[in-house]
Molecule: c-di-GMP-I riboswitch aptamer
Organism: Acaryochloris marina S15
């Protein structure tokens, strides 16, 4: 040093939830206050999975489909990158 691992500090993120606030059609995002959690809950891509369903397609109509819209705090994978250092 680097691996594997995860006691201690510094520092980092931020579920729910509130908002006469902001984008979206809607799922959802974002901004603020918070703090359940988290040691990759970090940054990208590909498989699945869940929502949504503006337009389309289906119907007489109710409805039904459909991602190309989301989600990484929903698995896997694959590349890249990191803070500290006790056993």
């Nucleotide at each position: 040093u680097c691996c594997u691992c995860g006691a201690a500090a510094c520092g980092g993120c931020a579920a729910c939830u509130u908002g006469u606030c902001u984008c979206g059609a809607a799922a959802g995002a974002g901004c603020a206050a918070g703090a359940c959690g988290c040691a990759a809950a970090u940054u990208a891509g590909c498989g699945a999975g869940u929502c949504u369903a503006c337009c389309c397609c289906u119907u007489u109509a109710c409805a039904g489909g459909c991602a190309u819209g989301a989600u990484g705090g929903u698995c896997g994978u694959u590349a890249a990158u990191a803070c500290c250092g006790a056993a």